[in-house]
RNA sequence: GACCGGAUAGCUCAGUGGUUAGAGCAUCCACCUGGAGUUGGGAAGGUCCUUGGUUCAAACCCAGGUCUGGUCA
Numbered sequence: 001g002a003c004c005g006g007a008u009a010g011c012u013c014a015g016u017g018g019u020u021a022g023a024g025c026a027u028c029c030a031c032c033u034g035g036a037g038u039u040g041g042g043a044a045g046g047u048c049c050u051u052g053g054u055u056c057a058a059a060c061c062c063a064g065g066u067c068u069g070g071u072c073a
Base pairs, nucleotide, nucleotide: 001072002071003070004069005068006067007066010025011024012023013022018056027043028042029041049065050064051063052062053061
């Protein structure tokens, strides 16, 4: 330098145009217990990397940018 992929909760990830953005782990609360822990219950936690575009409607489609992984040279 060329090409391909990824960026969504504290972490690991799902969600391929419309209903409210979700799961597991972690955190907090309550229950339980002599105490703690496990199981089960509940809560909080999100500018969906960023700037534009398309659309009645975008996390999702298109373009640029940033960061990152890989292949080739």
Predicted 3D model of a 73-nucleotide RNA (transfer RNA) from Coprinellus micaceus. The organism belongs to Coprinellus, within Eukaryota. The prediction has a mean pLDDT of 80. It matches the Rfam family "tRNA". Rfam describes the family as follows. Transfer RNA (tRNA) molecules are approximately 80 nucleotides in length. Their secondary structure includes four short double-helical elements and three loops (D, anti-codon, and T loops). Further hydrogen bonds mediate the characteristic L-shaped molecular structure. tRNAs have two regions of fundamental functional importance: the anti-codon, which is responsible for specific mRNA codon recognition, and the 3' end, to which the tRNAs corresponding amino acid is attached (by aminoacyl-tRNA synthetases). tRNAs cope with the degeneracy of the genetic code in two manners: having more than one tRNA (with a specific anti-codon) for a particular amino acid; and 'wobble' base-pairing, i.e. permitting non-standard base-pairing at the 3rd anti-codon position. It is annotated as a transfer RNA.